[in-house]
RNA sequence: GGAGUGGCUUGUCGCUCAUGCCAACAGUGAGCAUGAGAGGAAAGUCCGGGCAACACAGAGCAUCGCAUUUCUUAACGGGAAGCUGGGGGCGACCUCAGGGUUAAGGUGACAGAAAAAUAACCGCCACCACUCAUGGUGGUAAGGGUGAAAAGGCGGGGUAAGAGCCCACCGGGCGCCACGGCGACAUGGCGCGCCGCACCACCUGCGAGUUGCAAGGUCAAGUAUACCGUCAGGGCUGCUCGUCUAUUGGCGGGGGGUAGACUGCUAUACUGGCGUGGCAACACGUCAGACAGAUAAAUGACAAGCGGCGGCUCCACGAGUUGGAACCGACCACAUAACCCGGCUUACAGCUCCACUG
Numbered sequence: 001g002g003a004g005u006g007g008c009u010u011g012u013c014g015c016u017c018a019u020g021c022c023a024a025c026a027g028u029g030a031g032c033a034u035g036a037g038a039g040g041a042a043a044g045u046c047c048g049g050g051c052a053a054c055a056c057a058g059a060g061c062a063u064c065g066c067a068u069u070u071c072u073u074a075a076c077g078g079g080a081a082g083c084u085g086g087g088g089g090c091g092a093c094c095u096c097a098g099g100g101u102u103a104a105g106g107u108g109a110c111a112g113a114a115a116a117a118u119a120a121c122c123g124c125c126a127c128c129a130c131u132c133a134u135g136g137u138g139g140u141a142a143g144g145g146u147g148a149a150a151a152g153g154c155g156g157g158g159u160a161a162g163a164g165c166c167c168a169c170c171g172g173g174c175g176c177c178a179c180g181g182c183g184a185c186a187u188g189g190c191g192c193g194c195c196g197c198a199c200c201a202c203c204u205g206c207g208a209g210u211u212g213c214a215a216g217g218u219c220a221a222g223u224a225u226a227c228c229g230u231c232a233g234g235g236c237u238g239c240u241c242g243u244c245u246a247u248u249g250g251c252g253g254g255g256g257g258u259a260g261a262c263u264g265c266u267a268u269a270c271u272g273g274c275g276u277g278g279c280a281a282c283a284c285g286u287c288a289g290a291c292a293g294a295u296a297a298a299u300g301a302c303a304a305g306c307g308g309c310g311g312c313u314c315c316a317c318g319a320g321u322u323g324g325a326a327c328c329g330a331c332c333a334c335a336u337a338a339c340c341c342g343g344c345u346u347a348c349a350g351c352u353c354c355a356c357u358g
Stems, first nucleotide, its partner, number of pairs: 001354005007306007015037007039334001043345002046343005051212004063208005068082005083098006099203002105200004121144002123140007152170002155167003171195002173192006180185001216263004225255001227253006233245004268290001270289008307332002309329003313325004317320001
């Protein structure tokens, strides 16, 4: 650095589900028997997908996310193997960053003369003035000073003093050629003196509709009820008929829907073995297997034994980082499915294996 494991057995009492019996036309519940019953992370709910409902003519803009190369996948912002640059470690190795912007543009606090191209505060050099001090004009980016950042580095030539102004070497950039690689890129050669940094904005490519199984579907109790019919009651009238009746009561019908029940629900991008291809992630083939479905939420409690770890004492010999025995122990982790998968991240006592370094 990588990989794996994550206590076991028995007894007693319990829990959830399935099947069978009791058991009969059907239903419900109880009892009995048999079988099955959490994890490597079931956790965080961070990313991606399946599935479902709703939305959606097509195209564009905006917004957000991602951004080195090749590969892998259902998909991903995941994974594998690489590349370039920076940092850490004696080392094995670890870690951070990565599209373009050398097309134009904007900004750069404080300090500083100046924050990018008209850069002179001190210094240096030349000239002028003058009284020696000093002052003025111009040149200069080598030296000092300021700053997070100051015009590639270093040496030589050159010059009044200086400067890629010129030259050698080094670093970077751009262009071309050869060679290696699928590629990022690498190695070598030639040419061009081309040479500040950061951020914003901008540009390019790819991706993104919203909500999550409390999605969604089916059935549906009632002395609850929309609506309809009818009878009674009531109004109109002196009475009957007739008619009206939001509002009262009975009876019948009745849709939606609440409680609730069923479904979705667990068989799959599934698990294990073997083989083939590949450095690997992974892919293909073949054989075998069936492996939780609870709903306030089942898989637990107690006891004994074994095992592990630690302490202490004793014994053995091959004398050790050895083996064995007895006793002791507030010792044996992190953590419990909730529609299902693939990842990521985080937690974790103890034990095992492999490779490498000093």